[in-house]
Molecule: transfer RNA
Organism: Candidatus Micrarchaeota archaeon
RNA sequence: GCCCCUGUAGCUCAGCGGAAGAGCGCUCGUCUCGUAAACGAGAGGCCGUGGGUUCAAAUCCCACCUGGGGCU
Numbered sequence: 001g002c003c004c005c006u007g008u009a010g011c012u013c014a015g016c017g018g019a020a021g022a023g024c025g026c027u028c029g030u031c032u033c034g035u036a037a038a039c040g041a042g043a044g045g046c047c048g049u050g051g052g053u054u055c056a057a058a059u060c061c062c063a064c065c066u067g068g069g070g071c072u
Base pairs, nucleotide, nucleotide: 001071002070003069004068005067007065010024011023012022013021018055026042027041028040029039030038048064049063050062051061052060
């Protein structure tokens, strides 16, 4: 220098055009003499950044950035 993959909740990851979910964690409650476990409820995300396409973009296209891998 070139090529590929990756970036979504605090963490690990789903979601591949109709607008965001799970597990764990966190908060509150029930239960207990109390704690944990269990059960119930809840909070938390400008979907890496900026453009473009579309009635509509996390999703498609372009550039850039971060991390990882490969080639010379």